[in-house]
RNA sequence: CCGUGCUAGGUGGGGAAUUAGCGGUGCCCUGUACUCGCAAUCCGCUACAGCGAGACUGAAUCCCUUCCCGAGGUUUAGCUACUGCGGGGUCUGCCCUGAAUAAGUGGUGUUGACAUUCGGGUCCUGCGCAACAGAGUCCUAUGAACCCUGUCAGGUCCGGAAGGAAGCAGCAGUAAGUAGAUUCCUCUGUGUGCCGCGGGAGUGCCCGGAUCGAGCUAACUGUUCAGGUAACGCCUGUGGUGGCUUUAUCAAAGGAAGGUGCACGG
Repeated sequence: CCGUGCUAGGUGGGGAAUUAGCGGUGCCCUGUACUCGCAAUCCGCUACAGCGAGACUGAAUCCCUUCCCGAGGUUUAGCUACUGCGGGGUCUGCCCUGAAUAAGUGGUGUUGACAUUCGGGUCCUGCGCAACAGAGUCCUAUGAACCCUGUCAGGUCCGGAAGGAAGCAGCAGUAAGUAGAUUCCUCUGUGUGCCGCGGGAGUGCCCGGAUCGAGCUAACUGUUCAGGUAACGCCUGUGGUGGCUUUAUCAAAGGAAGGUGCACGG
């Protein structure tokens, strides 16, 4: 150096999560790299860290170590998009309310704005009047066995007579009373009315007259000030999910270098 046969080793690996820790089943990434049984309400182990059984390959492209590269995962910080929760009305927009202003719109105005002045009404009150309510007078009807009037039949009484007296019933009238009815008249009363005449109050409103001569108004928009409101925008705190950058970390596949048995034979 070559051939033959063995053995160590290998027959996927990694991440997060779980776990005292390790590995596996499950999830994810890479990738194609034996089989059977156990296993998330877990299964099996103990820093030499799956357990049990079988099969294949086998000292090198395949095993081990180091380096390069870096799929992917996790993490720190920042920015950004979306989103959840909380806070802020003494930041701040939207919105609401009040006050002011008069730039715009509108309304009104030479058929006279605004202002000034005079008179009157509206307000209070006194008196009168009217109305309403009540009562009364008057009118009509009715209305007294007797204790109302007149006339008093009959009858009674006085008288010799003539004549006189009292007087029931009836009739007529009337008192107290009762009923009705329009109007007139009288009296009393009032949160009735504004009708008349006074007095008072007052600048609020309305009407009329006079003077002056062009604005007045604040309904809407706008502007200013004050107050309020946390739904939305805004500010802020804390989370979640993505993207970009960054810190740290684990790391597959791939690439490079090096290393590593035994026996026999030639």